Background
A computed fold for a 75-nucleotide RNA from a Bacillota bacterium, annotated as c-di-GMP-I riboswitch aptamer. Rfam family: c-di-GMP-I riboswitch aptamer. Rfam's curators write: GEMM was predicted in a large-scale screen for bacterial structured RNA regulatory elements. Genes associated with GEMM are involved in a diverse array of functions, including chemotaxis regulation, signal transduction, secretion and chitin. Taxonomically the source falls in Bacillota (Bacteria, Bacillati).

């Protein structure tokens, strides 16, 4: 260094659902909140889903799949 993911250490992220905002929606964004994640960091390039104001635009990374970065160091 790279594949891998033990163990220990710093840490971190937040599902439902409640509150509030923002949009036609999908859903985002703040707050409270933790099912849970070794990339549950980031990216819409492919596929699934999803939404519309529908020969096209949109969401969606905590669905696969792919790029990029990154705490640690055991077999």
């Nucleotide at each position: 260094u790279c594949c891998c993911g033990a163990a220990a250490g710093a840490g971190g992220c937040a599902a439902a659902c409640c509150c509030g905002a923002a949009g036609c929606g999908a859903u985002u964004c703040g707050g409270g909140g933790a099912c849970g994640c070794a990339a549950a960091g980031c990216c819409a390039c492919g596929g699934a889903g999803c939404c519309c104001u529908c020969c096209g635009g949109g969401c969606c990374a905590g669905c696969c799949g792919g790029g990029c970065u990154g705490c640690c160091g055991a077999a």